[in-house]
Context: one part of a larger RNA
RNA sequence: GAGUAGCGAGAGGUGAGUGAGAAUCUCACCCAUCGAAAACCUAAGGUUUCCUGAGGAAGGCUCGUCCACUCAGGGUAAGUCGGGACCUAAGCCGAGGCCGAAGGGCGUAGGCGAUGGACAACAGGUUGAAAUUCCUGUACCACCUUUAAGCGUUUGAGAAAAGGGGUGACACAGAAGGAUAGGCUAGCGUACAGAUGGAAUAGUACGUCUAAGUAAGUAGGGAGAAUUUGGAGGCAAAUCCCCAAGUUCAAAAUCCUGAGAUACGAAUGGGAGCGAAAAAUAAGUAGUGAAGUAGCUGAUUCCCCGCUGUCAAGAAAAGCCUCUAUCGAGCAAGAAGGUGCCCGUACCGCAAACCGACACAGGUAGGUAAGGAGAGAAUCCUAAGAUGAGC
Numbered sequence: 001g002a003g004u005a006g007c008g009a010g011a012g013g014u015g016a017g018u019g020a021g022a023a024u025c026u027c028a029c030c031c032a033u034c035g036a037a038a039a040c041c042u043a044a045g046g047u048u049u050c051c052u053g054a055g056g057a058a059g060g061c062u063c064g065u066c067c068a069c070u071c072a073g074g075g076u077a078a079g080u081c082g083g084g085a086c087c088u089a090a091g092c093c094g095a096g097g098c099c100g101a102a103g104g105g106c107g108u109a110g111g112c113g114a115u116g117g118a119c120a121a122c123a124g125g126u127u128g129a130a131a132u133u134c135c136u137g138u139a140c141c142a143c144c145u146u147u148a149a150g151c152g153u154u155u156g157a158g159a160a161a162a163g164g165g166g167u168g169a170c171a172c173a174g175a176a177g178g179a180u181a182g183g184c185u186a187g188c189g190u191a192c193a194g195a196u197g198g199a200a201u202a203g204u205a206c207g208u209c210u211a212a213g214u215a216a217g218u219a220g221g222g223a224g225a226a227u228u229u230g231g232a233g234g235c236a237a238a239u240c241c242c243c244a245a246g247u248u249c250a251a252a253a254u255c256c257u258g259a260g261a262u263a264c265g266a267a268u269g270g271g272a273g274c275g276a277a278a279a280a281u282a283a284g285u286a287g288u289g290a291a292g293u294a295g296c297u298g299a300u301u302c303c304c305c306g307c308u309g310u311c312a313a314g315a316a317a318a319g320c321c322u323c324u325a326u327c328g329a330g331c332a333a334g335a336a337g338g339u340g341c342c343c344g345u346a347c348c349g350c351a352a353a354c355c356g357a358c359a360c361a362g363g364u365a366g367g368u369a370a371g372g373a374g375a376g377a378a379u380c381c382u383a384a385g386a387u388g389a390g391c
Stems, first nucleotide, its partner, number of pairs: 012030006031388004039368003045348002049346001050074006059067002079140002081344004086117002091112003097106003121138005141340007150331002158327002163323005171310004177303003182297005187208006193201001209269001213264003220257004224249008233241002273288002311314001354363002370382004
């Protein structure tokens, strides 16, 4: 320079409290903003920022009794959620091997590697901070032990490949049907009822719920099915697959798949409302607990990439099913009891906690998707919920 520019999109007001000190902290009421978000869950990333108590030097563009700041203490609990003890893709590593002045490069077998496949838990409660993890109730998966109906020992129970076959197994677009979540209305339940012109009624407000699992398998979708014989294929074998021929039945039967509903689960849980005692400041807590039906509507969710259509013709492996090679004396429905490893789990997550030097008008994958109007996830107003942006 200069107490100048600036103080980074934005609505706050009033009262009470705390305190040395309050526009700025806390509480209450009113008002306002978002509401396909400025709500909720979660991936990446961050790495204690979470909660409690205390503090106010510095950080906070003002203030500060406050904080994502400082100090101290505490907090993340899993057979089933996600990852590993399973599988493979791109890619990477790579015994031998090939190549190369050296370092090294490529690559077979093999391995690693999710963003994919496979795979068993739901409802409620609870903390100051964790919950599909703790607790309560009800389940499921794998393995072990005991018991055991029954079956079997060459007339072979049962097991079974690092092998064979099938399945897994896949694009995009479109349309229809079934169903559910959700929503709305009525009924029902609880509470309330107007100091002002009227309102005990065709009133107002709120609520009207309940999972996984088990059972039998539905609407629907798909496949011609069963059986006999033969065969030089599937690197050996095969009763499996495949090929050929025959017979029987075929708009059916059978098999496969398959939401939902129903019953149990549930005399459970939750539930609007009502609501203590005690006491230091510690409560809407402990406790108690009504109704729970019907109609309409209705998904972008499920049946389901199931069907139809199109051309650019749309992963692999494990797993599962089956077949033998092989093993060969026990196997076993059901019942009861037991065991279940390692890592993550707090909190932020369209943001003041991530990426941008900042508490920065920028950027940041996925899921949930209420009401009125509307074709609509547009737009406007609202619910749940969040917020009033640090002069």
Model confidence (mean pLDDT): 81 of 100. The part of an RNA shown here (large-subunit ribosomal RNA, domain III) has 391 nucleotides and comes from a Tissierellales bacterium. NCBI's taxonomy places the organism under Bacteria, Bacillati, Bacillota, Tissierellia, Tissierellales.